[in-house]
């Protein structure tokens, strides 16, 4: 310098062919327990890495920037 992958909740990962985001752990709260702790059964948590662009409609496409990884010289 050139090529390809990843960027989604606090953490790891999902989202089919484009129909409008979900699990697990994590945290709250609750049952149980003499008190945790395990189990349960419920809540809360999202600018989808930044910006534009195409669609009625974008995490998904399409262009640019920004980080990490791999590979060729």
């Nucleotide at each position: 310098a050139g090529g390809g992958g990843a960027a989604u909740a606090g953490c790891u990962c999902a989202a089919u062919u484009g129909g409008a985001a979900g699990a697990g752990c994590a945290g709250c709260g609750g049952u149980c327990u003499c008190c945790a702790a395990a189990a349960c059964c419920g809540c809360a948590g999202g600018u989808u890495g930044g910006g534009g662009g195409u669609u009625c409609g974008a995490g998904a496409c399409c262009c640019u920037c920004u980080u990490c990884c791999c590979c060729u010289g």
Molecule: transfer RNA
Organism: Puniceicoccales bacterium